[in-house]
RNA sequence: GCGGGUAUGGUGUAGUGGUAGCGCCUCAGCCUUCCAAGCUGAUGGGGCGGGUUCGAUUCCGCUACCCGCU
Numbered sequence: 001g002c003g004g005g006u007a008u009g010g011u012g013u014a015g016u017g018g019u020a021g022c023g024c025c026u027c028a029g030c031c032u033u034c035c036a037a038g039c040u041g042a043u044g045g046g047g048c049g050g051g052u053u054c055g056a057u058u059c060c061g062c063u064a065c066c067c068g069c070u
Base pairs, nucleotide, nucleotide: 001069002068003067004066005065006064007063010024011023012022013021018054026042027041028040029039030038047062048061049060050059051058
C1' cells in the first nucleotide's frame, strides 16, 4: 500500500426497518439473627460525520482495533 472483518450500558454479547433484549457487575427491596446464596425491581447503551426512510440495528465516508496479502 491492497483486501476482509468488527465497533451496541461498567463488562460480555443478541437482534432480516417498527417500544434496543439477555448474562455478569452496580444500586434498592424481600428473605435471613447477620453474611452469602436465592427472589423481585431499578439505573445505564447504538464509535464519529453525512445519506435513504414516516421510522435505522441499513448505506457511504472517517477513525480505532483485529486478520490476511504485498
Record summary: This is a predicted structure of a 70-nucleotide RNA (transfer RNA) from Exiguobacterium profundum. The prediction has a mean pLDDT of 83. Lineage of the source: Bacteria > Bacillati > Bacillota > Caryophanales > Exiguobacterium. Its Rfam family is "tRNA". Gene Ontology term of the family: triplet codon-amino acid adaptor activity. From the family's description: Transfer RNA (tRNA) molecules are approximately 80 nucleotides in length. The sequence was found in a public genome assembly.